[in-house]
RNA sequence: UGGGGGGAAGGGAAUGGAGUCUCCCUAAAACCGCCGCAAGGCUGAUGACUCCUACCGCGUG
Numbered sequence: 001u002g003g004g005g006g007g008a009a010g011g012g013a014a015u016g017g018a019g020u021c022u023c024c025c026u027a028a029a030a031c032c033g034c035c036g037c038a039a040g041g042c043u044g045a046u047g048a049c050u051c052c053u054a055c056c057g058c059g060u061g
Stems, first nucleotide, its partner, number of pairs: 009026005016052006033042003
């Protein structure tokens, strides 16, 4: 100096936050939902699990 393997750190997984796990990316990156030519329509606060908060609807006082 080149090749291979491993680790750490940081960022991300369609609307805020916490814990654990999984996966992706290494910065012009990963990621930024689905249907529709368009107008427009639909689901979800999670990638998964357990919660908090916000929002909406219904009922009761």

A computed fold for a 61-nucleotide RNA from a Pseudomonadota bacterium, annotated as Fluoride riboswitch aptamer (crcB RNA motif). It was read from a public genome assembly, where an Rfam model found it.